A computed fold for a 72-nucleotide RNA from a Patescibacteria group bacterium, annotated as transfer RNA. Lineage of the source: Bacteria > Bacteria candidate phyla. Its Rfam family is "tRNA". Rfam describes the family as follows. Transfer RNA (tRNA) molecules are approximately 80 nucleotides in length. Their secondary structure includes four short double-helical elements and three loops (D, anti-codon, and T loops). Further hydrogen bonds mediate the characteristic L-shaped molecular structure. tRNAs have two regions of fundamental functional importance: the anti-codon, which is responsible for specific mRNA codon recognition, and the 3' end, to which the tRNAs corresponding amino acid is attached (by aminoacyl-tRNA synthetases). tRNAs cope with the degeneracy of the genetic code in two manners: having more than one tRNA (with a specific anti-codon) for a particular amino acid; and 'wobble' base-pairing, i.e. permitting non-standard base-pairing at the 3rd anti-codon position. Model confidence (mean pLDDT): 81 of 100.

RNA sequence: GUCCCUAUAGCUCAACGGAUAGAGUACAGGUUUGCGGAACCUGCGAUCAAGGUUCGAUUCCUUGUGGGGACA
Numbered sequence: 001g002u003c004c005c006u007a008u009a010g011c012u013c014a015a016c017g018g019a020u021a022g023a024g025u026a027c028a029g030g031u032u033u034g035c036g037g038a039a040c041c042u043g044c045g046a047u048c049a050a051g052g053u054u055c056g057a058u059u060c061c062u063u064g065u066g067g068g069g070a071c072a
Stems, first nucleotide, its partner, number of pairs: 001071007010025004018055001027043005048064005
């Protein structure tokens, strides 16, 4: 330099173009317990950026950025 894959809660992953973007774990509060742990309940928290297509975009298209890979 060319090409391919990838980017969603702190972390690990879901989500036919139409849901209040959903779980697990972590964190905070509560119940329980003699105290912890476990268990149960509740809360908190996310779509890499900018455009385009569409009635509607996490999803499709373009460019850029970060990460991974192949070739040279």